[in-house]
Context: one part of a larger RNA
């Protein structure tokens, strides 16, 4: 390469949306590109294969024979796959009614808690800790009441919960945008899967400007600990943690498990919806968990939400180190990210 293979042993892209390519429902009729057949040509020779014969054998040499898997022309086959044309309604997709949520974006807003002003009461301590010290504090601190300000973050409900492609979303309430499930079968008529590239989205911390700083807090500083202590623990604190615009584009982005369809033995939960109905047990569509029959796995375990039995696309693996590094080249302001080797060496 072929083959095997990807939860954990090397390996699923973070995530969507789509180009081009792959694949692709059910029914009829045509064509005849693929596909199968026949027949003709060609498919030099010598080499190969079998088989006979010549040099005493062998190698070597000579007849004949196969074979040259392939193309080309023709003449038919019409299942399957293309191709075209008419048509279905189960696949996709519109409607119409029901509904459901912490989906998004934008704005008003509310309590409690922290901090800080002010003012009242009241006094000697407070605050941390293993223990202390730093630090605050007779210029009245902590504690307590009152009043106002500030900027985040949203307790109980809460949950094995819900939403959302995925990052993710949580006071509350209003406005706009998006979505899903479920009925019901009116409309369309295969309009679908998948998706190299591309485009778009994407926590954290980080960068650029401009605002903002209550709380925590990288760097920093003091205190302690220690043999020592550029930590762990304390007192402070700067970026930054919040906002607006523009960058980054990476995570143990994780179900370490790509997407999309079919089929496969029960059972106990809970969310929505449908229908029924006795306040019921049962049922039925989507979800979301637990236990398990075959099955599968190297085990551990997965078991209808598959890692199970199939079919299609993409995506990635091919000892360990060197190395996610060198250099290139594309991207970023900058960090740095992408894309990715070799020599050596076990």
């Nucleotide at each position: 390469u072929u083959g095997g293979g990807u939860u954990u042993a090397a390996a699923g892209g973070g995530u969507g949306c789509g180009u081009a390519g792959g694949c692709g429902g059910c029914c009829u009729a045509u064509c005849a590109a693929g596909u199968c057949g026949g027949u003709g040509g060609u498919g030099a020779a010598a080499u190969u294969u079998c088989g006979u014969g010549g040099c005493u054998u062998a190698a070597c040499c000579a007849c004949g024979u196969c074979a040259c898997u392939g193309c080309c022309a023709u003449c038919g086959a019409a299942a399957c796959u293309g191709a075209u044309a008419a048509g279905c309604u189960u696949g996709a997709g519109u409607g119409c009614g029901u509904u459901g949520g912490g989906g998004g974006u934008a704005g008003c807003u509310g309590g409690a808690a922290u901090g800080u002003g002010c003012g009242g009461u009241g006094u000697a301590g407070c605050g941390g800790u293993g223990a202390a010290a730093u630090g605050c504090a007779u210029a009245g601190a902590u504690a307590u009441c009152g009043c106002a300000c500030a900027g985040a973050a949203c307790g109980c409900c809460g949950a094995u919960c819900g939403c959302g492609a995925a990052g993710g979303c949580a006071g509350g309430u209003u406005a706009c945008c998006a979505c899903g499930c479920c009925g019901c079968a009116a409309c369309u008529g295969a309009c679908g899967c998948u998706g190299a590239g591309g485009c778009a989205c994407g926590a954290a911390a980080g960068c650029g400007c401009g605002g903002g700083g209550a709380u925590c807090g990288a760097a920093c500083a003091g205190g302690a600990u220690u043999a020592g202590a550029u930590a762990c623990c304390c007192u402070g604190g700067u970026a930054g943690u919040c906002c607006g615009c523009g960058c980054c584009g990476u995570a143990a982005a994780c179900g370490a498990u790509g997407g999309a369809u079919g089929c496969u033995c029960g059972c106990c939960g809970u969310u929505c919806g449908c229908g029924a109905u006795a306040u019921a047990a049962a049922g039925u569509g989507a979800g979301u968990g637990g236990c398990c029959a075959a099955g599968c796995g190297a085990a551990a375990g997965c078991g209808a939400u598959a890692a199970g039995c199939a079919u299609c696309c993409c995506a990635c693996c091919u000892g360990g180190g060197g190395a996610g590094u060198a250099c290139g080249c594309c991207g970023g302001c900058a960090a740095c990210g992408g894309u990715g080797a070799a020599a050596c060496u076990c």
Molecule: small-subunit ribosomal RNA, central domain
Organism: uncultured bacterium